A computed fold for a 73-nucleotide RNA from Cyanoptyche gloeocystis, annotated as transfer RNA. Rfam family: tRNA. Rfam classes the family as a transfer RNA.

RNA sequence: UGCGAGAUGGAGCAGUGGUCAGCUUACCGGGCUCAUAAUCCGGUGGUCAUAGGUUCGAAUCCUAUUCUCGCAA
Numbered sequence: 001u002g003c004g005a006g007a008u009g010g011a012g013c014a015g016u017g018g019u020c021a022g023c024u025u026a027c028c029g030g031g032c033u034c035a036u037a038a039u040c041c042g043g044u045g046g047u048c049a050u051a052g053g054u055u056c057g058a059a060u061c062c063u064a065u066u067c068u069c070g071c072a073a
Stems, first nucleotide, its partner, number of pairs: 001072007010025004018056001027043005049065005
């Protein structure tokens, strides 16, 4: 430099145009226990990398940029 993949709560991931963007874990509160762990219930936490465009409607499609990873040179 070229090509490809990726960026979504604190962490790891799903979500290929339309339900309030979900799951696990973490954190907080409660139940259980003599107590802790395990387990059960509830809750908080997301400008979906950034900006623009298409559309009635975008995490999803298009363009540019930033960053990470892989391959080639």